Description:
A computed fold for a 346-nucleotide part of an RNA from an Aquificota bacterium, annotated as small-subunit ribosomal RNA, central domain. The coordinates come from a structure-prediction model, not an experiment, and the mean pLDDT is 91. The sequence was found in a public genome assembly. It matches the Rfam family "Bacterial small subunit ribosomal RNA". Gene Ontology terms of the family: ribosome and structural constituent of ribosome. The organism belongs to Aquificota, within Bacteria.
Context: one part of a larger RNA
RNA sequence: CUGGGCGUAAAGCGUCCGCAGCCGGCCCCGUAAGCGGGAUGUCAAAGCCCGCCGCUCAACGGCGGAACGGCAUCCCGAACUGCGGGGCUUGAGGCGCGCCCGGGCAGGCGGAAUUCCCGGGGUAGCGGUGAAAUGCGUAGAUCUCGGGAGGAACACCGAAGGGGAAGCCAGCCUGCUGGGGCCGUCCUGACGGUCAGGGACGAAAGCCGGGGGAGCAAACCGGAUUAGAUACCCGGGUAGUCCCGGCUGUAAACCAUGGGCGCUAGGGCUUGUCCCUUCGGGGGCAGGCUCGCAGCUAACGCGUUAAGCGCCCCGCCUGGGGAGUACGGGCGCAAGCCUGAAACUC
Repeated sequence: CUGGGCGUAAAGCGUCCGCAGCCGGCCCCGUAAGCGGGAUGUCAAAGCCCGCCGCUCAACGGCGGAACGGCAUCCCGAACUGCGGGGCUUGAGGCGCGCCCGGGCAGGCGGAAUUCCCGGGGUAGCGGUGAAAUGCGUAGAUCUCGGGAGGAACACCGAAGGGGAAGCCAGCCUGCUGGGGCCGUCCUGACGGUCAGGGACGAAAGCCGGGGGAGCAAACCGGAUUAGAUACCCGGGUAGUCCCGGCUGUAAACCAUGGGCGCUAGGGCUUGUCCCUUCGGGGGCAGGCUCGCAGCUAACGCGUUAAGCGCCCCGCCUGGGGAGUACGGGCGCAAGCCUGAAACUC
């Protein structure tokens, strides 16, 4: 010496499930594969190292020797790992009562608003902008009252609030269904952790078939602005946005921070639940937020929800451009996605 890293410098797979693999709580007994010690054999010669000697020295050469170590066999040891056996309950799972949750799916219902249609009232404008114009309006608009149709989204509550693995999830009611937290400590007895491959889920846009279409609105057409204006502003407007079925599989899929477990000052706020209470409040567990000790960090900052201190498992990085390109392979209807270089150049 036997790599260093991954919040923002290159680097955490979008998320979860999970086979193999790797790793694995407390106590006792056994075994001796790993492990430690010893002995013997062997590891040709040369070489390396040590000692002595020969060429005038050295290089070179001659003679002798040791050590570390490898392999095999045998003996000894039993702390740790493995293996076999027995036990335990704190890890994990289960059971029970109540409470809590926009988790998912399906069905039904509701009001406000926009638009359109019909009818009444009413008249000369409305609309729009920085200012205008296009546009709409005497075939009666805007405004106002009543009625109707249809689609989409659910103001207030609403929050630094809740739930979910993530994507995401919000009017109200019902049904079906997943998960978690608090409490009891009754049951099982390590049944666990992670996960290459694999599988499932996965915003928006996009694609295929069918439906729907109020508002909004890529493309597109006008009006303005401008030197121009293939834009920003204005008037229109089609895909699409919505529903059902099927595909796509991406994202600043972000906490730019993989998962699990343990350990390491506190203060304040808050959600759920349980306990105590003198009813003011106090405490436990699980979650959300904020400040901050030690420590960490290049700094910013992180700080019991770690980016601190440790262990286990996976993924990933290794100068910039070329390039997430080419080629090949896989997937897709396509768009494209996944895997992923090199020459050359700085």